RNA sequence: GCCACUUUAGCUCAGCGGCAGAGCAACUGUUUUGUAAACAGUAGGUCCCCGGUUCGAAUCCGGGAGGUGGCU
Numbered sequence: 001g002c003c004a005c006u007u008u009a010g011c012u013c014a015g016c017g018g019c020a021g022a023g024c025a026a027c028u029g030u031u032u033u034g035u036a037a038a039c040a041g042u043a044g045g046u047c048c049c050c051g052g053u054u055c056g057a058a059u060c061c062g063g064g065a066g067g068u069g070g071c072u
Stems, first nucleotide, its partner, number of pairs: 001071007010024004018055001026042005048064005
């Protein structure tokens, strides 16, 4: 230098163009003498950034940035 993949909650990751989700973690409650575990619930998001397409974009297109891998 070229190519591919990837970026979504604190972490690991799902997510047919039409409500943004799961597990773990956090918090509250129940239970316990107490802690842990278990159970019930609550909160937590600029979907990396800038544009475009569309009635509507996390999702499609272009550019940029970060990460991983490959080629030279």
Predicted 3D model of a 72-nucleotide RNA (transfer RNA) from a Minisyncoccota bacterium. The prediction has a mean pLDDT of 82.